[in-house]
Context: one part of a larger RNA
RNA sequence: GGAUGAACGCUGGCGGCAUGCUUAACACAUGCAAGUCGAACGGGAACCGGUUCUUUAGGGAGCUGGGGAGAGUGGCGGACGGGUGAGUAAGACGUUGGUGACCUGCCCCGAAGAGAGGGACAACCACUGGAAACGGUGGCUAAUACCUUAUGGGUCUGAUGGAGUUAGAGGCUAUCAGGGAAAGGAUUUUGGUUCGCAAGGGCCGAGGUUCGCUUUGGGAGGGGCUAGCGGGCUAUCAGCUAGUUGGUGAGGUAAAGGCUCACCAAGGCGAAGACGGCUAGGGGGCGUGAGAGCGCGACCCCCCACAAUGGGACUGAGACACGGCCCAUACUCCUACGGGAGGCAGCAGUGAGGAAUAUUGCCCAAUGGGGGAAACCCUGAGGCAGCAAUGCCGCGUGAGUGAAGAAGGCAUUCGUGUUGUAAAGCUCUUUUCUGGGUGAAGAGAGAGGACGGUAGCCCAGGAAGAAGUCCCGGCUAACUACGUGCCAGCAGCCGCGGUAAAACGUAGGGGGCAAGCGUUAUCC
Numbered sequence: 001g002g003a004u005g006a007a008c009g010c011u012g013g014c015g016g017c018a019u020g021c022u023u024a025a026c027a028c029a030u031g032c033a034a035g036u037c038g039a040a041c042g043g044g045a046a047c048c049g050g051u052u053c054u055u056u057a058g059g060g061a062g063c064u065g066g067g068g069a070g071a072g073u074g075g076c077g078g079a080c081g082g083g084u085g086a087g088u089a090a091g092a093c094g095u096u097g098g099u100g101a102c103c104u105g106c107c108c109c110g111a112a113g114a115g116a117g118g119g120a121c122a123a124c125c126a127c128u129g130g131a132a133a134c135g136g137u138g139g140c141u142a143a144u145a146c147c148u149u150a151u152g153g154g155u156c157u158g159a160u161g162g163a164g165u166u167a168g169a170g171g172c173u174a175u176c177a178g179g180g181a182a183a184g185g186a187u188u189u190u191g192g193u194u195c196g197c198a199a200g201g202g203c204c205g206a207g208g209u210u211c212g213c214u215u216u217g218g219g220a221g222g223g224g225c226u227a228g229c230g231g232g233c234u235a236u237c238a239g240c241u242a243g244u245u246g247g248u249g250a251g252g253u254a255a256a257g258g259c260u261c262a263c264c265a266a267g268g269c270g271a272a273g274a275c276g277g278c279u280a281g282g283g284g285g286c287g288u289g290a291g292a293g294c295g296c297g298a299c300c301c302c303c304c305a306c307a308a309u310g311g312g313a314c315u316g317a318g319a320c321a322c323g324g325c326c327c328a329u330a331c332u333c334c335u336a337c338g339g340g341a342g343g344c345a346g347c348a349g350u351g352a353g354g355a356a357u358a359u360u361g362c363c364c365a366a367u368g369g370g371g372g373a374a375a376c377c378c379u380g381a382g383g384c385a386g387c388a389a390u391g392c393c394g395c396g397u398g399a400g401u402g403a404a405g406a407a408g409g410c411a412u413u414c415g416u417g418u419u420g421u422a423a424a425g426c427u428c429u430u431u432u433c434u435g436g437g438u439g440a441a442g443a444g445a446g447a448g449g450a451c452g453g454u455a456g457c458c459c460a461g462g463a464a465g466a467a468g469u470c471c472c473g474g475c476u477a478a479c480u481a482c483g484u485g486c487c488a489g490c491a492g493c494c495g496c497g498g499u500a501a502a503a504c505g506u507a508g509g510g511g512g513c514a515a516g517c518g519u520u521a522u523c524c
Base pairs, nucleotide, nucleotide: 001524002523003522004521006520007519008518009517010516013395014394015393016392017391018390019388020387021353026351027350028349030348031347032346035076036075037074040073041072047066048065049064050063051062052061053060054059083306084305085304093230094229095228096227097226098225099224102223103222104221107219108218109217110216111215112214113213115149116148117147118146124139125138126137127136128135129134155179156178157177158176159175160174161173162172184211185210186209187208188207189206190205191204192203193202194201195200232278233277234276239269240268241267244266245265246264247263248262249261250260251259281303282302283301284300285296286295287294288293308329309328310327311326312325331342332341333340334339359385361384362383363382367381368379369378370377371376398428399427400426401425408419409418410417411416432465433461434460435459436458437457438456442451468513469512470511471510472509473494474493475492479508480507481506482505483504489496490495
């Protein structure tokens, strides 16, 4: 000199764009942050009509049409998005490969199908336990829920064979045997049947369209596993290791493998640093530097790990699952003392810690995500607004003229010098400001904008409302006076101060930077 997620002191006009708990992965009140589908299914409250009966005229009951809340079965999503950096020095990360050892819901392309049946369980009803959380028993019922069965283009398993690549192979291919699938919904045209005077409704069937369903091949995107190389400190850590190293067999997995187990062998690693200790999420990048390098890993992007602490599995295409489940522990809360509930390292917010870090805001209008055929619903992702000079960038605090060089201040050799064209005065302008008016783009055919009556534009007013901070001995740019008298104090280094201090304090003047300036901390 540059830099910062900064803090502190003094000061502070505006705008744009960014950034904002680096400490206690400390504890959390409250609200919200993941739902959706009635075009899978049964049922259906409130409420609004019609009608009959009844009643003390309000009203009640029955039948019927509409209406669709909340709950339930089922499907998809809750494994994404969002947060944090505790752990991890290697199951991580980066890079380049391998997978003939693998998986893949939704999406795209292709092939072939969806035949025939059945029994339940919620909801609901009845009874009933409990303070609650939550249940128990019996009964009824639907489905794209569940089960049985038929068929098998392809697929899987086994046997036999073939060609070829290989270190070896589970890849390709031929034949035979065996196993194994499905679900319907909506709409439209039309036929039949039934209820009804009719309008219209119910049931059964056929064709079309569409959304789905089953088996299977390929793709895209995503993932699992694996190998080489690379990136901390420490030898005042020198030996480490029993599932340890390898083999055979088995189990397990989507899949290779001591991954696990039985048996057998005695191996495996290590000064090219094993093992141990300390520290630490890694990378793209960021800061600095001419570069080499050194330091860092905030914001944004990719990967990993974690979700009070520890462990476990279930469901599922995918989890060992932040706002799912079970167990244990600590803590907090409720309780009728029998028993229960909870997890902000989501967004706000609170307490605590700290030098220190924001609103319990608005909106789904846009972008994106989930569900849905769609309308639409949800979305603290996101878009915006609020707070903070925390940073970067831009603008302003007026411009011109004005010498009797006014007054005042300070210095003085008392002549004057300086503040100083500075002020006043005169002329002018209005960025900004104040008031009024108008008023967007962002929205892909129309409508639809949280931001927002915002930005912008127009008019009016009036220099009006807007400058500080640090320094002035040398380094280092800027000097005098007074006070003080090794005192009070200053100080980054050298060093100043003991009676004329350009170094302390104050004043005048000057210098630097400027809505900031200086200090502290850290890095180059």